Small-subunit ribosomal RNA, central domain from a metagenome, 350 nucleotides, folded computationally.
Context: one part of a larger RNA
RNA sequence: UUGGGCGUAAAGGGCGCGUAGGCGGAAAUGCCAGUCAGAUGUGAAAGCCCGGGGCUCAACCCCGGAACAGCAUUUGAAACUACAUUUCUAGAGGGUAGACGGAGAAAACGGAAUUCCACAAGUAGCGGUGAAAUGCGUAGAUAUGUGGAAGAACACCAGUGGCGAAGGCGGUUUUCUAGUUUAUACCUGACGCUGAGGCGCGAAAGCAAGGGGAGCAAACAGGAUUAGAUACCCUGGUAGUCCUUGCUGUAAACUAUGUAUACUUGGUGUAGCUGGAAUCAACCCUGGCUGCGCCGGAGCUAACGCGUUAAGUAUACCGCCUGGGGAGUACAGUCGCAAGGCUGAAACUC
Numbered sequence: 001u002u003g004g005g006c007g008u009a010a011a012g013g014g015c016g017c018g019u020a021g022g023c024g025g026a027a028a029u030g031c032c033a034g035u036c037a038g039a040u041g042u043g044a045a046a047g048c049c050c051g052g053g054g055c056u057c058a059a060c061c062c063c064g065g066a067a068c069a070g071c072a073u074u075u076g077a078a079a080c081u082a083c084a085u086u087u088c089u090a091g092a093g094g095g096u097a098g099a100c101g102g103a104g105a106a107a108a109c110g111g112a113a114u115u116c117c118a119c120a121a122g123u124a125g126c127g128g129u130g131a132a133a134u135g136c137g138u139a140g141a142u143a144u145g146u147g148g149a150a151g152a153a154c155a156c157c158a159g160u161g162g163c164g165a166a167g168g169c170g171g172u173u174u175u176c177u178a179g180u181u182u183a184u185a186c187c188u189g190a191c192g193c194u195g196a197g198g199c200g201c202g203a204a205a206g207c208a209a210g211g212g213g214a215g216c217a218a219a220c221a222g223g224a225u226u227a228g229a230u231a232c233c234c235u236g237g238u239a240g241u242c243c244u245u246g247c248u249g250u251a252a253a254c255u256a257u258g259u260a261u262a263c264u265u266g267g268u269g270u271a272g273c274u275g276g277a278a279u280c281a282a283c284c285c286u287g288g289c290u291g292c293g294c295c296g297g298a299g300c301u302a303a304c305g306c307g308u309u310a311a312g313u314a315u316a317c318c319g320c321c322u323g324g325g326g327a328g329u330a331c332a333g334u335c336g337c338a339a340g341g342c343u344g345a346a347a348c349u350c
Base pairs, nucleotide, nucleotide: 004321005320006319007304008303012318014201015200016199017198021194022193023192025088026087027086028085029084030083033081034080035077036076037075038074039073040072041071042070049065050064051063052062053061054060091191092188093187094186095184096183097182098181099180100179103177104176105175106174107173108172109171110154114150115149116148117147118146119145120144125136126135162169163168206247207246208245209244210243211242215241216240220236221235222234223233258317259316260315261314262313263312266295267294268293269292270291271290272289273288274287275286276285299306300305323350324349325348332343333342334341335340
């Protein structure tokens, strides 16, 4: 390579947009490039295969036949693919009327709590633990009241609930931006799917510059514990955590399950929209669509389990795997301010 695979054994790219490419709905007509059929030529001989023959057999040799991928020329076929033209509406997109949401960006505002400051009132403790001690406190602490300041996070609602491509998103209000979905079937008429490269987004930590700093808290210091204790516990505490701008580009970035489409018994709950029935109306009841869960049938699976949100049955396209260690290392290239990222071996060894 062929083949086989990728939830847990090695293996789905962190996620999207999209270039090339690959693949692509229904009908008609044309064409004949692919495709298929015939003919001719070529396809040396030897060899292989079949049938004979010669060396005593065989190997070996000789004769005849068949076969030979493919290529070229030519004559046809027109289903499929391609191409050209015309048409369609089931895919896709748009319109109209609604609905939904912690989706994103910016600004303003709010209350609880915490810490600090001032004052009042008050006295000997407070704090902390398994027990203590370090620590704070007669220079008046802790507890209590009043006033003020600051920063960060938004209790209850809150829900196997919602939204987002993923990362992720939760106080309230306003503005701007995007999305999904329902009804309708008015418009366009295949405009689609996937997507190597590429571009963008991307938790936390980290980096650069400038601000900010209440609480928490790597590092660090002290007190304990202990044989020791560079820890777990306690008292402190700096980066950081927050904001702006830029960088980094990684995670058990997980559903460890790529995206899209179609098909295939059911039950039950829940969120949004909508139809019917009923009704004064709502609830209840009963249908449809979209999502999120649980349980299970066939089928699948090594088993566990999955099971219309498939790991079932199929198709298209991409990514990835090929024994363990060495190693996500070395070297090289490239990106980065750095930390480091991406690409990524071999010797050797079992």